[in-house]
RNA sequence: CAUCGAAAAGGGCUAACCUAGCGAAAGCUAGGGGCGCAAAGCUAUAGGGGCUUCUCGCAGUAAAUGCGGAUGCCAGCCAGUUGCCGAA
Numbered sequence: 001c002a003u004c005g006a007a008a009a010g011g012g013c014u015a016a017c018c019u020a021g022c023g024a025a026a027g028c029u030a031g032g033g034g035c036g037c038a039a040a041g042c043u044a045u046a047g048g049g050g051c052u053u054c055u056c057g058c059a060g061u062a063a064a065u066g067c068g069g070a071u072g073c074c075a076g077c078c079a080g081u082u083g084c085c086g087a088a
Base pairs, nucleotide, nucleotide: 004086005085012037013036017032018031019030020029021028022027035076041081042080043079047078048077049074050073051072056068057067058066059065
């Protein structure tokens, strides 16, 4: 240095769920909470994947509804990138 993640230190993040707010929704923000995480740091039109469908298109006389559809969203799915500590 690369790979790797035993023990330890200083710490960090925070799933479900609850409360409040925002949003059409997915989801986000704050507080509580605690399942977990060595990248659970960062990156979302220009890598793949997933979620949603207000507006929009089609069907429907119309409403309901169904189908399609990101410009919305997810980094705690893979990926890319940077990085703390340290044995075998």
c-di-GMP-I riboswitch aptamer from a Bacillota bacterium, 88 nucleotides, folded computationally.
The coordinates come from a structure-prediction model, not an experiment, and the mean pLDDT is 85.
It was read from a public genome assembly, where an Rfam model found it.
NCBI's taxonomy places the organism under Bacteria, Bacillati, Bacillota.
Rfam family: c-di-GMP-I riboswitch aptamer. Rfam links the family to the GO term cyclic-di-GMP binding. Rfam's curators write: GEMM was predicted in a large-scale screen for bacterial structured RNA regulatory elements.